[in-house]
Small-subunit ribosomal RNA, 5' domain from an uncultured bacterium, 475 nucleotides, folded computationally. The prediction has a mean pLDDT of 87. Its Rfam family is "Bacterial small subunit ribosomal RNA".
Context: one part of a larger RNA
RNA sequence: CAACGAACGCUGGCGGCAGGCCUAACACAUGCAAGUCGAGCGCACCCCUUCGGGGGCGAGCGGCGGACGGGUUAUUAACGCGUGGGAAUGUACCCUUUACUACGGAAUAGCCUUUGGAAACGAAGAGUAAUACCGUAUACGCCCUUCGGGGGAAAGAUUUAUCGGUAAAGGAUCAGCCCGCGUUAGAUUAGAUAGUUGGUGGGGUAAUGGCCUACCAAGUCUACGAUCUAUAGCUGGUUUGAGAGGAUGAUCAGCAACACUGGGACUGAGACACGGCCCAGACUCCUACGGGAGGCAGCAGUGGGGAAUCUUAGACAAUGGGCGCAAGCCUGAUCUAGUCAUGCCGCGUGAGUGAAGAAGGCCCUAGGGUCGUAAAACUCUUUCGCCAGAGAUGAUAAUGACAGUAUCUGGUAAAGAAACCCCGGCUAACUCCGUGCCAGCAGCCGCGGUAAUACGGAGGGGGUUAGCGUUGUUC
Repeated sequence: CAACGAACGCUGGCGGCAGGCCUAACACAUGCAAGUCGAGCGCACCCCUUCGGGGGCGAGCGGCGGACGGGUUAUUAACGCGUGGGAAUGUACCCUUUACUACGGAAUAGCCUUUGGAAACGAAGAGUAAUACCGUAUACGCCCUUCGGGGGAAAGAUUUAUCGGUAAAGGAUCAGCCCGCGUUAGAUUAGAUAGUUGGUGGGGUAAUGGCCUACCAAGUCUACGAUCUAUAGCUGGUUUGAGAGGAUGAUCAGCAACACUGGGACUGAGACACGGCCCAGACUCCUACGGGAGGCAGCAGUGGGGAAUCUUAGACAAUGGGCGCAAGCCUGAUCUAGUCAUGCCGCGUGAGUGAAGAAGGCCCUAGGGUCGUAAAACUCUUUCGCCAGAGAUGAUAAUGACAGUAUCUGGUAAAGAAACCCCGGCUAACUCCGUGCCAGCAGCCGCGGUAAUACGGAGGGGGUUAGCGUUGUUC
C1' cells in the first nucleotide's frame, strides 16, 4: 500500500447493490415456523332442499408428509472432509415393461352409559366403519431348498373417465459400506494395544467386516513419529503477493456433526428423529402436595455477556416444497419492506461573467502581500430533494405482498445538503502569537529549559471526501 462480518472519535444530503451476535452451543416471556386428504371410513352438529339430495364444519380411525426445507459449529485430527477408485447393498414418491386385482372373517377408536383425578390424563361396560387388521384361493416369473419339495399378494373410490392396490424385472434418483493419496502443532508425550491382531463355527445387518459371540493361535501399530496432549468442523473459495508462498474458511454453494446434558430404542423406504417417544440429570413453571408441564443452535423479540451486530413487519404475487383428482390449504423456505455510512459503486452540495482586487481576517521591511474570482453583483440551470399529475415490467385465461414503488411529465427556488485528518524528517503542505523540560506531543527518529515550521490557538497551506482519522487483525 491492499484487505475487513469490524469497533471507537468527529461529521453526515440522496440512490443502487450487498452485508449485519466473530462474545455466553448462556437463559428464554409472547406470537408464528408442518401440515394435508370427505375421490379411504363411520359418526356428532349447522345451513340449503325441487325431500331425491347438496354444502359446510368438529373430534376420531386411516393414508401421505413431519428424515425435506430452516439453524448452529459444541464435538471431531477422523475414511470427518477433498480427490480418485471399488463391491458385498438398499431405495417411498417418479419412469418403462409384464401379470393380477377372487372369496370370506374377527375387532377397535370416535359416539353412548357409568366412573377416577385439582390438572395432565385415564378406567370399565355396550355397540359401529374402512384403502385399518386377519384367513383362504391363485402365483411362469419371486424367496428357501437336502432338488423330493416348501413358502408367499392385493383395496377399493368416484362426477365413468380416471385415481388407486399387489407381485416381479429394469431405469432414474438418493443413500449406506470399503480402499489409495492428501489433510495443524508438540518428543519438556516413546512405547501403545486383550476384542487387542488373525483364523474357524455361529449370530446380526439392506450389505462386507471383531460389527457381536464361542473356541484356537499370539499377534497388531510405532522414530517415514504409534500412543498421549493441545488446537480445529472440512472443501469450493476469500485475502495478500509479480509469482512461489503466507493467512483465512463471514455471506453464497457442497459435505459432516449437533438440537437443554447423557443414554436408548420404536415407527418407517429412509431417523436412532431440532418444533416425535422412553429413562436419568440440571434448570424453569403449574399444583388441591397425590402429581404434572417445558426445551428459540427456526423467524422476530427479551435478559445477560460484550468494543460490537437489525423489525415481536407484509405476502404466499413469483420461485420452490408438503398434501390433494382438483378447487385449494399450509409454508418466518422464499420474495419483499423496515433498520444501520457496515462495505462497494454512482450522484449532489451549483454553472458562467465578475476588481490590478470591496469590507474584514492574517502577515509585514508599513511600501505592500495574502485569503482572492473567492465574495457581492449580473446572467443561467434544476441533477438530487420537495409539491402535483400519469404510472409499469415482474403474470397472465385469472391472480401483485412489494406499491401508487421504479419510471415519465409539470411546478418550485440557488433554493434544503461539508466535513475530517495533517503541515520537523520519513511524507504532500509555513508563518504569527501564547507557553517556557511546564502544559503537552509522539508510528520511528525525537520535540518543549524565553524568538518552538514538532506543544496550544490563529491565518495560510496539503490530502481525502459523505466521509475522514485512530485502534485491532492478515499479507